[in-house]
RNA sequence: UAAUCUUUCUGGCAAAGCUACAGCGAUGUAGUGACGCAAAGCUAAAGGGGCUGUCUUGAGAUAGCCAGCCAGUUGCCCGA
Numbered sequence: 001u002a003a004u005c006u007u008u009c010u011g012g013c014a015a016a017g018c019u020a021c022a023g024c025g026a027u028g029u030a031g032u033g034a035c036g037c038a039a040a041g042c043u044a045a046a047g048g049g050g051c052u053g054u055c056u057u058g059a060g061a062u063a064g065c066c067a068g069c070c071a072g073u074u075g076c077c078c079g080a
Stems, first nucleotide, its partner, number of pairs: 004080002012037002017032006035068001041073003047070002049066007
């Protein structure tokens, strides 16, 4: 220095549910909440996958949503 494994302290994020608002919807934002997370940081035309609206006999087309599904990318501390 690199890879892998493990992890204390201090911090960080925040699932489901509930409330309000926005949206036809998937969902989003804020509050509450605390299931979990070492990338639960970032990336959604230019990987895969899932979901929604519209059109379509159908195959499918088109416009969207999801990064806490995989993926891509950047990256912190202690110890072995």

c-di-GMP-I riboswitch aptamer, 80 nucleotides, folded computationally.
Its Rfam family is "c-di-GMP-I riboswitch aptamer". Its family is annotated with cyclic-di-GMP binding in the Gene Ontology.
Its mean pLDDT, the model's own confidence on a scale to 100, is 75.